[in-house]
About this RNA:
A computed fold for a 351-nucleotide part of an RNA from Karlodinium veneficum, annotated as small-subunit ribosomal RNA, central domain. It matches the Rfam family "Bacterial small subunit ribosomal RNA". The RNAcentral record of the full RNA draws on ENA and SILVA. The prediction has a mean pLDDT of 86. A source record names the gene rrs.
Context: one part of a larger RNA
RNA sequence: UUGGGCGUAAAGGGCCUGUAGGUUGCUUAUUAAGUUUGUAGUUAAAGACUAGGGCUCAACCUUAGGAAAGCUAUAAAUACUAAUUAGCUAGAGUAUGGAAGGGGUAGGGGGAAUUUCUAGUGUAGUAGUAAAAUGCUCUGAUAUUAGAAGGAACGCCAGAGGCGAAGGCGCUCUACUGGAACAUUACUGACACUAUAAGGCGAAAGCUAGGGGAGCGAAAGGGAUUAGGUACCCCUGUAGUCCUAGCCGUAAACGAUGAAUACUCAGAAUCGGAAAAGCGUAUCUUUUUCGGAUUUCAAGCUAACGCAUUAAGUAUUCCGCCUGGGGAGUACGCUCGCAAGUGUGAAACUC
Numbered sequence: 001u002u003g004g005g006c007g008u009a010a011a012g013g014g015c016c017u018g019u020a021g022g023u024u025g026c027u028u029a030u031u032a033a034g035u036u037u038g039u040a041g042u043u044a045a046a047g048a049c050u051a052g053g054g055c056u057c058a059a060c061c062u063u064a065g066g067a068a069a070g071c072u073a074u075a076a077a078u079a080c081u082a083a084u085u086a087g088c089u090a091g092a093g094u095a096u097g098g099a100a101g102g103g104g105u106a107g108g109g110g111g112a113a114u115u116u117c118u119a120g121u122g123u124a125g126u127a128g129u130a131a132a133a134u135g136c137u138c139u140g141a142u143a144u145u146a147g148a149a150g151g152a153a154c155g156c157c158a159g160a161g162g163c164g165a166a167g168g169c170g171c172u173c174u175a176c177u178g179g180a181a182c183a184u185u186a187c188u189g190a191c192a193c194u195a196u197a198a199g200g201c202g203a204a205a206g207c208u209a210g211g212g213g214a215g216c217g218a219a220a221g222g223g224a225u226u227a228g229g230u231a232c233c234c235c236u237g238u239a240g241u242c243c244u245a246g247c248c249g250u251a252a253a254c255g256a257u258g259a260a261u262a263c264u265c266a267g268a269a270u271c272g273g274a275a276a277a278g279c280g281u282a283u284c285u286u287u288u289u290c291g292g293a294u295u296u297c298a299a300g301c302u303a304a305c306g307c308a309u310u311a312a313g314u315a316u317u318c319c320g321c322c323u324g325g326g327g328a329g330u331a332c333g334c335u336c337g338c339a340a341g342u343g344u345g346a347a348a349c350u351c
Base pairs, nucleotide, nucleotide: 004322005321006320007305008304012319014201015200016199017198021194022193023192025088026087027086029084030083031082033081034080035077036076037075038074039073040072041071042070043069049065050064051063052062053061054060091191092188093187094186095184096183097182103177104176105175106174107173108172109171110154115149116148117147118146119145120144121143125136126135162169163168206247207246208245209244210243211242215241216240220236221235222234223233258318259317260316261315262314263313266296267295268294270292271291272290273289274288275287276286277285278284300307301306324351325350326349333344334343336341
């Protein structure tokens, strides 16, 4: 290289936009670059192969022959690929219409609860645990009533339910705004798919500056437990958690399953749209259909577990990645970063 793989054995990039590149619907005409066929030349000899010959045979030597394949030239063929040309509408997009949604950003508003403070009532405990103690409390706690302040999170509805590319998104109102689905089939006419590079987004923790700080709570202190206890349990509690502006760029970033397209039995419940029929009056039922999201399974696949129209089935295109364990996601170099560190990423040696 041919080849084999990537749910769990090594292996899908965290996700998206997208340049180059690769791949690419149907029909017509032209060209003949790829492609196919013929002919000519050439690819030294030796060697290899085939058929003979010579050393007694063989090795060895020698004669003759030709294929395959490459390159160059030339003559043709035109199915496919390509280029050019003229069209089409099934892919893709636009337009119009009525609906769904915790999609995003910003600004208002709300109630429950915790905590603290003020005032009242009231008296000896309270808190906590397996049991305790540290803690709080006669300077009046806990409990209870009223009021105030402040911060964070939004009960029920809530669902194997919805939306988003992923991360993620849940009180309510308003403004701005992105996307998908359905219906009409009006318009454009292949405008498509994938995507090295590049750019953007990216939980939590962490960092910088300024605010904020109720609850929770790394670190830290104390009490227990224990042989010890740098833990698990308890009492406190600082960073942090929250906001604004910037950085970081990683996660079991998981469906451990890349994206796109086509095809391939059924059952059940579910979300959004559309159509028809029935009931009949603002809703319901049934059927059909398009799109999503579940579950149980046939064929098929799989080492098995399992997957099974949302495939891990049958195929095609493009990208990423894997090649024994350890050393090691380490060293060195480079890149990015304020730092923490990130990305890229070996070898010796060893089993």